[in-house]
About this RNA: A computed fold for a 72-nucleotide RNA from a Candidatus Staskawiczbacteria bacterium, annotated as transfer RNA.

RNA backbone atom coordinates (compact mmCIF):
# COMPACT_ATOMS: atom_id res chain seq x y z
P N A 1 -0.73 3.74 3.60
O5' N A 1 -0.83 2.78 2.31
C5' N A 1 -0.69 3.36 1.03
C4' N A 1 -0.69 2.25 0.00
C3' N A 1 -1.93 1.37 0.00
O3' N A 1 -2.98 1.94 -0.75
C1' N A 1 0.00 0.00 0.00
P N A 2 -4.49 1.70 -0.33
O5' N A 2 -4.77 0.21 -0.82
C5' N A 2 -4.77 -0.12 -2.18
C4' N A 2 -4.94 -1.61 -2.38
C3' N A 2 -6.13 -2.21 -1.67
O3' N A 2 -7.36 -2.04 -2.37
C1' N A 2 -4.24 -3.52 -1.24
P N A 3 -8.73 -1.98 -1.60
O5' N A 3 -8.96 -3.47 -1.10
C5' N A 3 -9.15 -4.50 -2.03
C4' N A 3 -9.23 -5.85 -1.36
C3' N A 3 -10.28 -5.96 -0.26
O3' N A 3 -11.59 -6.16 -0.74
C1' N A 3 -8.26 -6.89 0.50
P N A 4 -12.83 -5.59 0.05
O5' N A 4 -12.86 -6.49 1.35
C5' N A 4 -13.11 -7.89 1.27
C4' N A 4 -12.89 -8.56 2.60
C3' N A 4 -13.72 -8.00 3.75
O3' N A 4 -15.05 -8.49 3.76
C1' N A 4 -11.48 -8.29 4.43
P N A 5 -16.19 -7.56 4.38
O5' N A 5 -16.06 -7.78 5.96
C5' N A 5 -16.29 -9.06 6.50
C4' N A 5 -15.85 -9.12 7.95
C3' N A 5 -16.46 -8.06 8.87
O3' N A 5 -17.78 -8.39 9.30
C1' N A 5 -14.15 -8.19 9.24
P N A 6 -18.79 -7.23 9.64
O5' N A 6 -18.19 -6.62 11.00
C5' N A 6 -18.19 -7.38 12.19
C4' N A 6 -17.38 -6.71 13.27
C3' N A 6 -17.88 -5.37 13.76
O3' N A 6 -18.95 -5.50 14.69
C1' N A 6 -15.55 -5.26 13.45
P N A 7 -19.97 -4.30 14.89
O5' N A 7 -19.13 -3.19 15.65
C5' N A 7 -18.57 -3.48 16.94
C4' N A 7 -17.86 -2.27 17.50
C3' N A 7 -18.75 -1.07 17.79
O3' N A 7 -18.26 -0.39 18.95
C1' N A 7 -17.08 -0.44 16.26
P N A 8 -18.87 -0.76 20.37
O5' N A 8 -20.41 -0.39 20.21
C5' N A 8 -20.80 0.96 19.96
C4' N A 8 -22.20 1.19 20.47
C3' N A 8 -22.43 0.80 21.92
O3' N A 8 -21.99 1.82 22.81
C1' N A 8 -24.18 -0.06 20.59
P N A 9 -21.13 1.40 24.08
O5' N A 9 -22.25 1.16 25.20
C5' N A 9 -21.90 0.96 26.56
C4' N A 9 -22.66 1.94 27.43
C3' N A 9 -22.30 1.80 28.91
O3' N A 9 -22.26 3.12 29.48
C1' N A 9 -24.61 1.43 28.59
P N A 10 -20.85 3.94 29.45
O5' N A 10 -19.90 2.97 30.33
C5' N A 10 -18.55 3.39 30.64
C4' N A 10 -17.88 2.32 31.44
C3' N A 10 -17.86 0.94 30.79
O3' N A 10 -16.73 0.79 29.97
C1' N A 10 -18.71 0.77 32.99
P N A 11 -16.87 -0.09 28.57
O5' N A 11 -16.96 -1.59 29.10
C5' N A 11 -15.84 -2.20 29.73
C4' N A 11 -16.17 -3.63 30.11
C3' N A 11 -16.72 -4.50 28.99
O3' N A 11 -15.70 -5.06 28.19
C1' N A 11 -18.11 -4.69 30.88
P N A 12 -16.02 -5.44 26.65
O5' N A 12 -17.02 -6.67 26.77
C5' N A 12 -16.61 -7.90 27.33
C4' N A 12 -17.74 -8.90 27.33
C3' N A 12 -18.47 -9.04 26.01
O3' N A 12 -17.78 -9.88 25.10
C1' N A 12 -20.04 -8.85 27.75
P N A 13 -18.16 -9.80 23.52
O5' N A 13 -19.70 -10.22 23.57
C5' N A 13 -20.60 -9.75 22.58
C4' N A 13 -21.99 -10.16 23.01
C3' N A 13 -23.08 -9.87 22.00
O3' N A 13 -23.14 -10.87 21.01
C1' N A 13 -23.77 -9.17 24.13
P N A 14 -23.91 -10.55 19.63
O5' N A 14 -25.41 -10.50 20.13
C5' N A 14 -26.32 -9.69 19.49
C4' N A 14 -27.69 -9.81 20.14
C3' N A 14 -28.82 -9.22 19.31
O3' N A 14 -29.26 -10.15 18.32
C1' N A 14 -28.97 -8.41 21.50
P N A 15 -29.20 -9.68 16.79
O5' N A 15 -30.35 -8.55 16.73
C5' N A 15 -31.66 -8.85 17.15
C4' N A 15 -32.45 -7.57 17.33
C3' N A 15 -32.38 -6.61 16.17
O3' N A 15 -33.26 -6.97 15.12
C1' N A 15 -32.00 -5.44 18.18
P N A 16 -32.63 -7.66 13.77
O5' N A 16 -33.50 -7.08 12.58
C5' N A 16 -34.73 -7.68 12.26
C4' N A 16 -34.77 -7.97 10.78
C3' N A 16 -34.65 -6.72 9.93
O3' N A 16 -33.90 -6.98 8.74
C1' N A 16 -36.74 -7.81 9.53
P N A 17 -33.05 -5.85 8.11
O5' N A 17 -33.75 -4.55 8.74
C5' N A 17 -33.98 -3.45 7.86
C4' N A 17 -34.53 -2.30 8.66
C3' N A 17 -36.03 -2.33 8.84
O3' N A 17 -36.38 -1.56 9.98
C1' N A 17 -35.46 -0.49 7.52
P N A 18 -37.37 -2.29 11.09
O5' N A 18 -38.24 -1.06 11.62
C5' N A 18 -37.57 0.05 12.26
C4' N A 18 -38.60 1.05 12.71
C3' N A 18 -39.68 0.51 13.64
O3' N A 18 -40.11 1.59 14.47
C1' N A 18 -40.68 1.28 11.66
P N A 19 -39.36 1.88 15.83
O5' N A 19 -40.06 0.81 16.77
C5' N A 19 -41.50 0.85 16.90
C4' N A 19 -41.89 0.61 18.32
C3' N A 19 -41.21 1.54 19.32
O3' N A 19 -42.11 1.82 20.38
C1' N A 19 -40.54 -0.71 19.72
P N A 20 -42.33 3.37 20.74
O5' N A 20 -40.98 3.69 21.54
C5' N A 20 -40.51 5.05 21.65
C4' N A 20 -39.58 5.14 22.85
C3' N A 20 -38.44 4.13 22.84
O3' N A 20 -37.30 4.72 23.47
C1' N A 20 -39.81 3.79 24.74
P N A 21 -35.87 4.66 22.68
O5' N A 21 -35.28 3.20 22.89
C5' N A 21 -35.84 2.06 22.25
C4' N A 21 -34.82 0.98 22.07
C3' N A 21 -33.99 0.62 23.30
O3' N A 21 -34.71 -0.25 24.16
C1' N A 21 -32.56 0.84 21.45
P N A 22 -35.07 0.21 25.63
O5' N A 22 -34.92 -1.10 26.51
C5' N A 22 -35.84 -2.16 26.39
C4' N A 22 -35.16 -3.50 26.23
C3' N A 22 -34.26 -3.96 27.38
O3' N A 22 -35.01 -4.45 28.47
C1' N A 22 -33.19 -4.40 25.32
P N A 23 -34.30 -4.50 29.92
O5' N A 23 -33.35 -5.78 29.82
C5' N A 23 -33.91 -7.06 29.58
C4' N A 23 -32.82 -8.11 29.43
C3' N A 23 -31.84 -8.21 30.58
O3' N A 23 -32.37 -8.94 31.67
C1' N A 23 -30.67 -8.27 28.54
P N A 24 -31.86 -8.56 33.19
O5' N A 24 -30.43 -9.24 33.31
C5' N A 24 -30.31 -10.65 33.14
C4' N A 24 -28.85 -11.04 33.02
C3' N A 24 -27.93 -10.46 34.09
O3' N A 24 -27.95 -11.21 35.29
C1' N A 24 -26.97 -10.12 31.98
P N A 25 -27.94 -10.42 36.69
O5' N A 25 -26.44 -9.93 36.83
C5' N A 25 -25.38 -10.86 36.95
C4' N A 25 -24.04 -10.24 36.63
C3' N A 25 -23.66 -9.03 37.47
O3' N A 25 -23.19 -9.37 38.78
C1' N A 25 -23.20 -8.60 35.21
P N A 26 -23.52 -8.34 39.96
O5' N A 26 -22.77 -6.98 39.60
C5' N A 26 -21.37 -6.91 39.60
C4' N A 26 -20.88 -5.61 39.03
C3' N A 26 -21.31 -4.36 39.78
O3' N A 26 -20.52 -4.12 40.94
C1' N A 26 -21.61 -4.03 37.47
P N A 27 -21.20 -3.38 42.18
O5' N A 27 -21.53 -1.90 41.66
C5' N A 27 -20.49 -1.00 41.33
C4' N A 27 -21.05 0.36 40.93
C3' N A 27 -22.00 0.98 41.94
O3' N A 27 -21.30 1.65 42.98
C1' N A 27 -22.93 1.12 39.77
P N A 28 -21.95 1.66 44.43
O5' N A 28 -23.18 2.65 44.33
C5' N A 28 -22.97 4.04 44.05
C4' N A 28 -24.30 4.76 43.89
C3' N A 28 -25.32 4.50 44.98
O3' N A 28 -25.08 5.29 46.13
C1' N A 28 -26.36 4.27 42.89
P N A 29 -25.54 4.76 47.55
O5' N A 29 -27.14 4.88 47.51
C5' N A 29 -27.76 6.16 47.43
C4' N A 29 -29.26 6.01 47.24
C3' N A 29 -29.99 5.15 48.26
O3' N A 29 -30.24 5.81 49.48
C1' N A 29 -30.71 4.59 46.09
P N A 30 -30.36 4.95 50.82
O5' N A 30 -31.76 4.18 50.65
C5' N A 30 -32.97 4.91 50.60
C4' N A 30 -34.14 3.99 50.32
C3' N A 30 -34.33 2.81 51.26
O3' N A 30 -34.94 3.17 52.49
C1' N A 30 -34.58 2.08 49.03
P N A 31 -34.62 2.30 53.78
O5' N A 31 -35.36 0.92 53.51
C5' N A 31 -36.77 0.86 53.40
C4' N A 31 -37.23 -0.52 53.00
C3' N A 31 -36.84 -1.65 53.94
O3' N A 31 -37.69 -1.74 55.07
C1' N A 31 -36.46 -2.31 51.72
P N A 32 -37.08 -2.11 56.50
O5' N A 32 -36.41 -3.54 56.25
C5' N A 32 -37.20 -4.68 55.97
C4' N A 32 -36.34 -5.86 55.58
C3' N A 32 -35.29 -6.24 56.61
O3' N A 32 -35.84 -7.09 57.61
C1' N A 32 -34.29 -6.10 54.48
P N A 33 -35.86 -6.56 59.12
O5' N A 33 -34.37 -6.86 59.56
C5' N A 33 -33.90 -8.19 59.63
C4' N A 33 -32.42 -8.24 59.90
C3' N A 33 -31.93 -7.36 61.05
O3' N A 33 -32.16 -7.97 62.32
C1' N A 33 -30.50 -7.13 59.17
P N A 34 -32.70 -7.00 63.49
O5' N A 34 -31.45 -6.06 63.86
C5' N A 34 -31.62 -4.90 64.64
C4' N A 34 -30.27 -4.38 65.09
C3' N A 34 -29.26 -4.21 63.98
O3' N A 34 -29.40 -2.95 63.33
C1' N A 34 -28.27 -5.41 65.78
P N A 35 -29.29 -2.84 61.70
O5' N A 35 -27.75 -3.17 61.44
C5' N A 35 -26.75 -2.27 61.86
C4' N A 35 -25.38 -2.84 61.57
C3' N A 35 -25.18 -3.34 60.16
O3' N A 35 -24.91 -2.29 59.25
C1' N A 35 -24.32 -4.92 61.70
P N A 36 -25.30 -2.53 57.68
O5' N A 36 -24.60 -3.89 57.30
C5' N A 36 -23.44 -3.89 56.50
C4' N A 36 -22.78 -5.23 56.44
C3' N A 36 -23.19 -6.14 55.32
O3' N A 36 -22.68 -5.77 54.06
C1' N A 36 -22.96 -7.41 57.30
P N A 37 -23.69 -5.83 52.77
O5' N A 37 -23.94 -7.40 52.57
C5' N A 37 -22.84 -8.25 52.28
C4' N A 37 -23.23 -9.70 52.45
C3' N A 37 -24.37 -10.20 51.60
O3' N A 37 -23.95 -10.48 50.26
C1' N A 37 -24.68 -10.96 53.79
P N A 38 -25.02 -10.20 49.03
O5' N A 38 -26.11 -11.34 49.24
C5' N A 38 -25.73 -12.71 49.16
C4' N A 38 -26.89 -13.61 49.55
C3' N A 38 -28.17 -13.40 48.77
O3' N A 38 -28.14 -14.05 47.51
C1' N A 38 -28.66 -13.54 51.05
P N A 39 -28.71 -13.26 46.18
O5' N A 39 -30.24 -12.99 46.57
C5' N A 39 -31.15 -14.07 46.74
C4' N A 39 -32.45 -13.58 47.34
C3' N A 39 -33.14 -12.44 46.59
O3' N A 39 -33.85 -12.89 45.44
C1' N A 39 -33.09 -11.93 48.88
P N A 40 -33.97 -11.87 44.17
O5' N A 40 -35.00 -10.76 44.67
C5' N A 40 -36.33 -11.12 45.03
C4' N A 40 -37.09 -9.94 45.59
C3' N A 40 -37.11 -8.70 44.72
O3' N A 40 -38.06 -8.79 43.64
C1' N A 40 -36.61 -8.07 46.92
P N A 41 -37.75 -8.00 42.28
O5' N A 41 -38.02 -6.48 42.66
C5' N A 41 -39.30 -6.05 43.05
C4' N A 41 -39.29 -4.60 43.49
C3' N A 41 -38.75 -3.60 42.48
O3' N A 41 -39.68 -3.26 41.46
C1' N A 41 -37.81 -3.16 44.58
P N A 42 -39.14 -2.84 40.00
O5' N A 42 -38.49 -1.41 40.22
C5' N A 42 -39.32 -0.31 40.59
C4' N A 42 -38.48 0.90 40.99
C3' N A 42 -37.59 1.49 39.91
O3' N A 42 -38.30 2.30 39.00
C1' N A 42 -36.38 1.30 41.91
P N A 43 -37.70 2.51 37.48
O5' N A 43 -36.40 3.43 37.69
C5' N A 43 -36.54 4.73 38.25
C4' N A 43 -35.18 5.34 38.53
C3' N A 43 -34.26 5.47 37.32
O3' N A 43 -34.57 6.60 36.54
C1' N A 43 -33.06 4.58 39.15
P N A 44 -34.20 6.61 34.93
O5' N A 44 -32.64 6.89 34.94
C5' N A 44 -32.12 8.07 35.55
C4' N A 44 -30.62 7.99 35.63
C3' N A 44 -29.91 7.68 34.32
O3' N A 44 -29.73 8.85 33.54
C1' N A 44 -29.06 6.31 36.04
P N A 45 -29.91 8.75 31.92
O5' N A 45 -28.68 7.82 31.48
C5' N A 45 -27.35 8.26 31.73
C4' N A 45 -26.38 7.13 31.49
C3' N A 45 -26.54 6.43 30.14
O3' N A 45 -25.90 7.16 29.11
C1' N A 45 -26.31 4.83 31.85
P N A 46 -26.74 7.60 27.81
O5' N A 46 -26.06 6.80 26.62
C5' N A 46 -24.65 6.89 26.43
C4' N A 46 -24.19 5.77 25.52
C3' N A 46 -24.73 5.82 24.09
O3' N A 46 -23.95 6.69 23.29
C1' N A 46 -24.94 3.64 24.96
P N A 47 -24.71 7.66 22.22
O5' N A 47 -25.24 6.68 21.10
C5' N A 47 -24.53 6.55 19.87
C4' N A 47 -24.15 5.08 19.65
C3' N A 47 -23.67 4.77 18.23
O3' N A 47 -22.68 3.75 18.32
C1' N A 47 -25.54 3.47 18.74
P N A 48 -21.61 3.55 17.18
O5' N A 48 -20.63 4.80 17.32
C5' N A 48 -20.03 5.10 18.57
C4' N A 48 -18.88 6.05 18.35
C3' N A 48 -19.13 7.15 17.34
O3' N A 48 -19.82 8.26 17.95
C1' N A 48 -17.08 6.12 16.82
P N A 49 -20.95 9.03 17.11
O5' N A 49 -20.14 9.85 16.00
C5' N A 49 -19.22 10.85 16.39
C4' N A 49 -18.45 11.36 15.18
C3' N A 49 -19.30 11.76 13.97
O3' N A 49 -19.86 13.06 14.10
C1' N A 49 -17.52 10.41 13.26
P N A 50 -21.23 13.37 13.27
O5' N A 50 -20.73 13.65 11.79
C5' N A 50 -19.97 14.81 11.51
C4' N A 50 -19.59 14.87 10.04
C3' N A 50 -20.72 14.73 9.04
O3' N A 50 -21.49 15.91 8.88
C1' N A 50 -18.92 13.41 8.35
P N A 51 -23.05 15.79 8.51
O5' N A 51 -23.07 15.13 7.04
C5' N A 51 -22.66 15.92 5.93
C4' N A 51 -22.54 15.06 4.69
C3' N A 51 -23.81 14.43 4.14
O3' N A 51 -24.66 15.33 3.45
C1' N A 51 -22.09 12.84 4.11
P N A 52 -26.24 15.05 3.39
O5' N A 52 -26.37 13.74 2.48
C5' N A 52 -25.99 13.80 1.11
C4' N A 52 -26.04 12.43 0.48
C3' N A 52 -27.41 11.79 0.40
O3' N A 52 -28.19 12.27 -0.68
C1' N A 52 -25.83 10.20 1.14
P N A 53 -29.79 12.25 -0.57
O5' N A 53 -30.17 10.71 -0.64
C5' N A 53 -29.96 9.97 -1.82
C4' N A 53 -30.42 8.53 -1.66
C3' N A 53 -31.84 8.38 -1.16
O3' N A 53 -32.79 8.52 -2.22
C1' N A 53 -30.43 6.94 0.05
P N A 54 -34.09 9.46 -2.03
O5' N A 54 -34.92 8.66 -0.93
C5' N A 54 -35.37 7.32 -1.17
C4' N A 54 -35.91 6.73 0.08
C3' N A 54 -36.93 7.56 0.84
O3' N A 54 -38.23 7.52 0.25
C1' N A 54 -35.38 6.62 2.34
P N A 55 -39.03 8.90 0.09
O5' N A 55 -39.39 9.27 1.58
C5' N A 55 -39.98 10.54 1.88
C4' N A 55 -40.55 10.52 3.28
C3' N A 55 -39.62 9.97 4.35
O3' N A 55 -38.72 10.94 4.83
C1' N A 55 -41.73 8.94 4.56
P N A 56 -37.17 10.55 5.04
O5' N A 56 -37.24 9.53 6.26
C5' N A 56 -37.64 9.96 7.55
C4' N A 56 -37.81 8.78 8.47
C3' N A 56 -36.58 7.90 8.64
O3' N A 56 -35.69 8.44 9.60
C1' N A 56 -38.48 6.55 8.28
P N A 57 -34.13 8.37 9.30
O5' N A 57 -33.75 6.83 9.37
C5' N A 57 -34.03 6.10 10.61
C4' N A 57 -32.88 5.16 10.92
C3' N A 57 -31.56 5.85 11.16
O3' N A 57 -30.78 5.09 12.10
C1' N A 57 -31.33 4.44 9.29
P N A 58 -30.75 5.54 13.64
O5' N A 58 -29.82 4.42 14.32
C5' N A 58 -28.45 4.64 14.45
C4' N A 58 -27.69 3.31 14.50
C3' N A 58 -27.75 2.47 13.23
O3' N A 58 -26.74 2.88 12.34
C1' N A 58 -28.23 1.11 15.10
P N A 59 -27.07 2.92 10.73
O5' N A 59 -27.46 1.40 10.37
C5' N A 59 -26.53 0.36 10.59
C4' N A 59 -27.17 -0.98 10.35
C3' N A 59 -27.65 -1.21 8.91
O3' N A 59 -27.39 -2.55 8.53
C1' N A 59 -29.46 -1.41 10.41
P N A 60 -26.16 -2.85 7.52
O5' N A 60 -26.66 -2.15 6.17
C5' N A 60 -27.46 -2.86 5.24
C4' N A 60 -27.67 -2.03 3.98
C3' N A 60 -26.47 -1.24 3.50
O3' N A 60 -25.58 -2.05 2.75
C1' N A 60 -28.34 0.15 3.51
P N A 61 -24.01 -1.75 2.74
O5' N A 61 -23.88 -0.44 1.86
C5' N A 61 -24.20 -0.48 0.48
C4' N A 61 -23.94 0.88 -0.16
C3' N A 61 -22.60 1.51 0.16
O3' N A 61 -21.56 1.00 -0.65
C1' N A 61 -24.30 3.11 0.46
P N A 62 -20.07 0.89 -0.07
O5' N A 62 -19.60 2.39 0.09
C5' N A 62 -19.43 3.21 -1.06
C4' N A 62 -19.16 4.65 -0.67
C3' N A 62 -18.02 4.87 0.30
O3' N A 62 -16.74 4.82 -0.31
C1' N A 62 -19.88 6.14 1.00
P N A 63 -15.46 4.43 0.58
O5' N A 63 -15.09 5.82 1.27
C5' N A 63 -14.55 6.87 0.49
C4' N A 63 -14.35 8.12 1.34
C3' N A 63 -13.48 7.97 2.58
O3' N A 63 -12.10 7.95 2.31
C1' N A 63 -15.43 9.18 3.12
P N A 64 -11.11 7.12 3.24
O5' N A 64 -11.21 7.89 4.65
C5' N A 64 -10.76 9.21 4.79
C4' N A 64 -11.07 9.75 6.17
C3' N A 64 -10.44 8.99 7.33
O3' N A 64 -9.08 9.34 7.53
C1' N A 64 -12.70 9.42 7.83
P N A 65 -8.06 8.21 8.11
O5' N A 65 -8.54 8.02 9.63
C5' N A 65 -8.53 9.11 10.52
C4' N A 65 -9.11 8.71 11.85
C3' N A 65 -8.58 7.42 12.44
O3' N A 65 -7.33 7.59 13.09
C1' N A 65 -10.93 7.45 12.60
P N A 66 -6.28 6.36 13.03
O5' N A 66 -6.89 5.29 14.05
C5' N A 66 -7.04 5.64 15.42
C4' N A 66 -7.84 4.57 16.15
C3' N A 66 -7.40 3.13 15.94
O3' N A 66 -6.25 2.78 16.69
C1' N A 66 -9.73 3.27 15.75
P N A 67 -5.28 1.61 16.10
O5' N A 67 -6.09 0.27 16.30
C5' N A 67 -6.41 -0.17 17.60
C4' N A 67 -7.35 -1.36 17.56
C3' N A 67 -6.88 -2.56 16.74
O3' N A 67 -5.89 -3.34 17.41
C1' N A 67 -9.12 -2.13 16.27
P N A 68 -4.88 -4.22 16.50
O5' N A 68 -5.77 -5.44 16.01
C5' N A 68 -6.29 -6.38 16.92
C4' N A 68 -7.10 -7.45 16.22
C3' N A 68 -6.42 -8.18 15.09
O3' N A 68 -5.49 -9.16 15.53
C1' N A 68 -8.60 -7.62 14.43
P N A 69 -4.20 -9.50 14.58
O5' N A 69 -4.83 -10.20 13.30
C5' N A 69 -5.46 -11.46 13.41
C4' N A 69 -6.06 -11.90 12.09
C3' N A 69 -5.11 -11.94 10.90
O3' N A 69 -4.27 -13.08 10.88
C1' N A 69 -7.09 -10.87 10.25
P N A 70 -2.86 -13.01 10.15
O5' N A 70 -3.19 -12.96 8.59
C5' N A 70 -3.85 -14.06 7.98
C4' N A 70 -4.21 -13.74 6.55
C3' N A 70 -3.05 -13.33 5.65
O3' N A 70 -2.29 -14.42 5.17
C1' N A 70 -4.84 -11.85 5.34
P N A 71 -0.76 -14.23 4.83
O5' N A 71 -0.75 -13.34 3.52
C5' N A 71 -1.31 -13.84 2.32
C4' N A 71 -1.26 -12.79 1.23
C3' N A 71 0.09 -12.17 0.96
O3' N A 71 0.95 -12.98 0.17
C1' N A 71 -1.53 -10.46 1.07
P N A 72 2.54 -12.88 0.38
O5' N A 72 2.94 -11.45 -0.15
C5' N A 72 2.75 -11.13 -1.52
C4' N A 72 2.98 -9.66 -1.77
C3' N A 72 4.34 -9.12 -1.32
O3' N A 72 5.37 -9.39 -2.26
C1' N A 72 2.63 -7.68 -0.59
RNA sequence: GCCUCCAUAGUUCAACGGAUAGAACGUUCCCGUCCUAAGGGAAAAAUUUGGGUUCAAUUCCUGAUGGGGGCA
It matches the Rfam family "tRNA". The family's RNA type in Rfam is transfer RNA.